[in-house]
Context: one part of a larger RNA
RNA sequence: GGCACACGGUGGAUGUCUUGGCGUCGAGAGGCGACGAAGGACGUGGGAACCUGCGAUAAGCCCAGGGGAGCUGGUAACCGAGCAUCGAUCCUGGGAUCUCCGAAUGGGGCAACCCGACCGAAAGGUCAUCCGCGGCUGAAUGCAUAGGCCGUCGGAAGCGAACGCAGCGAACUGAAACAUCUCAGUAGCUGUAGGAAAGGAAAGCAACAGCGACUCCGCUAGUAGCGCCGAGCGAACGCGGACGAACCAGUAUCGUGGCGAAUGGUCUGGAAAGGCCAACCAUAGAAGGUGAUAGUCCUGUAUUCACGUAUCUGGGAAAUGGCUUCAAGUAGAGUCAGGCUCGAGAAACCUGGCUUGAACAUGGGGGGACCACCCUCCAAGCCUGAGUACUCCUCGACGACCGAUAGUGAACCAGUAAGGCGACUGAACGAUGAAAAGCACCGCGAUAAGCGGAGUGAAAAGCACCUGAAACCGUGUGCUU
Repeated sequence: GGCACACGGUGGAUGUCUUGGCGUCGAGAGGCGACGAAGGACGUGGGAACCUGCGAUAAGCCCAGGGGAGCUGGUAACCGAGCAUCGAUCCUGGGAUCUCCGAAUGGGGCAACCCGACCGAAAGGUCAUCCGCGGCUGAAUGCAUAGGCCGUCGGAAGCGAACGCAGCGAACUGAAACAUCUCAGUAGCUGUAGGAAAGGAAAGCAACAGCGACUCCGCUAGUAGCGCCGAGCGAACGCGGACGAACCAGUAUCGUGGCGAAUGGUCUGGAAAGGCCAACCAUAGAAGGUGAUAGUCCUGUAUUCACGUAUCUGGGAAAUGGCUUCAAGUAGAGUCAGGCUCGAGAAACCUGGCUUGAACAUGGGGGGACCACCCUCCAAGCCUGAGUACUCCUCGACGACCGAUAGUGAACCAGUAAGGCGACUGAACGAUGAAAAGCACCGCGAUAAGCGGAGUGAAAAGCACCUGAAACCGUGUGCUU
């Protein structure tokens, strides 16, 4: 030095677990803000670092209701001082207070700071901008208008996850290169709104038969078409559904809060919920907890009761919503664009820029160039529920979802520590035990660390704590070079 065996150390895999996540469904809510938001800074407790709560009335103040024995939030004990059946703590609703920053709004500013003016004895209050409304004034310029000033006047602003509508609007990519084309009216930026938005009551479709606003879904159909007829793009008619507004009645459901059945013995054990024996309840044998596995120990669960709501349920009329001044630089034409399945094409239709420019129901638009016949509708005014989309948020239920390198980045004081000038990037860390019973006391040691006894405990599981794999590092013994 090697091999083998034994016993250890280190390390934190594995197993089991779950406080946390993920997803689906249903219901609710769909906003907050100058009455100062969202988000923060700084404070606030008897002793107080952080979290939570709160705001100089500062883990709180007042009122009403509930509730009924303990309480003074958490890590997290300890000491102190208190409160409470004269009903505390706690829960629900309402009110008061609510520093400073922040739209931030008296002025300034390097956010949480600095500096004013007016009223008032003080406490305190007021003082930004813009829009609207009202009033007073008021030029050139006579009436006016512009402008100016005022108001216990009304409003706006800022934040917020997705969903909506509108304006602007890419490129990578695909076409096996690339320019029309595609990606795509997507991403992105902007404006603005609502709980939904948008659309909407035929100058519509259709085809000689007819339908009857809009929206959404299934088909029609990858069809008709469009297309360097390449890559690709891609309808409609029609059919089937969702929905379908007055009015009347009501409480099934739902929400909140109550009530809520039934077990003993014995054995093992540290502990009984386990085994054995004998019972009981069940419209309740969902689930969780309790020293192992509990229908009958606790919380609950089923059922049921009280209260509450209309957008719900049932009935029911009608299925075809309303208002109006009935629409002119409008319709149409020329030209140039955009949108439709339609890339200029035979290119209608819809929308817009520029140039023009009608008729007036005896009229006008459309039916894919255009004309005639025929059919159909009535533009140039407005509003409109439901069906549809979404989920920052609340509640409930569920899962052939994860189980700590998984599942959210985050089970743990995480958007933290840390990195970066900055935009931004961004972790790791769960488990003693049923209960701290968390090792009194003795010895060695430095008044250590640590160790040996003793004690607790079912077991040291001893806070580097469940289990405790491997790599790696040792000790002992045997064999061997």
Annotation: This is a predicted structure of a 481-nucleotide part of an RNA (large-subunit ribosomal RNA, domain I) from a Phycisphaerales bacterium. Taxonomically the source falls in Phycisphaerales (Bacteria, Pseudomonadati, Planctomycetota, Phycisphaerae). It matches the Rfam family "Bacterial large subunit ribosomal RNA". The RNAcentral record of the full RNA draws on ENA.